[in-house]
Molecule: transfer RNA
Organism: Oligoflexia bacterium
RNA sequence: GGCGCGGUCGUCUAGAGGCCUAGGAUAUCAGGUUUUCAUCCUGAAGAUCACGGGUUCGAAUCCCGUCCGCGCUG
Numbered sequence: 001g002g003c004g005c006g007g008u009c010g011u012c013u014a015g016a017g018g019c020c021u022a023g024g025a026u027a028u029c030a031g032g033u034u035u036u037c038a039u040c041c042u043g044a045a046g047a048u049c050a051c052g053g054g055u056u057c058g059a060a061u062c063c064c065g066u067c068c069g070c071g072c073u074g
Base pairs, nucleotide, nucleotide: 001073002072003071004070005069006068007067010026011025012024013023018057028044029043030042031041032040050066051065052064053063054062
């Protein structure tokens, strides 16, 4: 250099055109339980989906480019 895969709450991830103002786990915070801590239960907050453009009535999702990571390969 070429090809392929990937980038989504702090972390790990679901998602495959409308049911998503994006769900779950964990962590965090608050309350309950407990003599206290932990466990457990309830709740809250937390991602404009890497960035820019395009297609579409409608995009995390499809297309193009850029950046970053991983793999294969000249």